Transfer RNA from Salinibacter ruber, 71 nucleotides, folded computationally. The source organism's lineage runs through Bacteria, Pseudomonadati, Rhodothermota, Rhodothermales and Salinibacter. It matches the Rfam family "tRNA". By type it is a transfer RNA.

[in-house]
RNA sequence: GGGUUAUAGCUCAGUCGGUAGAGCACCUGCUUUGCACGCAGGAGGCCGUCGGUUCGAAUCCGACUAACUCC
Numbered sequence: 001g002g003g004u005u006a007u008a009g010c011u012c013a014g015u016c017g018g019u020a021g022a023g024c025a026c027c028u029g030c031u032u033u034g035c036a037c038g039c040a041g042g043a044g045g046c047c048g049u050c051g052g053u054u055c056g057a058a059u060c061c062g063a064c065u066a067a068c069u070c071c
Stems, first nucleotide, its partner, number of pairs: 001070006009024004018055001026042005048064005
């Protein structure tokens, strides 16, 4: 100097811009003598930071930060 990545506690999805989801984990209830499994419901993130474009940005553009990687 080039490239990739950064979204829920964890692992990830979100593909052409329209206000964010899954699995596991967690909480409550049912079920059980009890635990686990199973079933029903619930809480939890404004998307690494700061700006720009736009009516509107996780998504486009720029800078910066961190991790990995190539030279």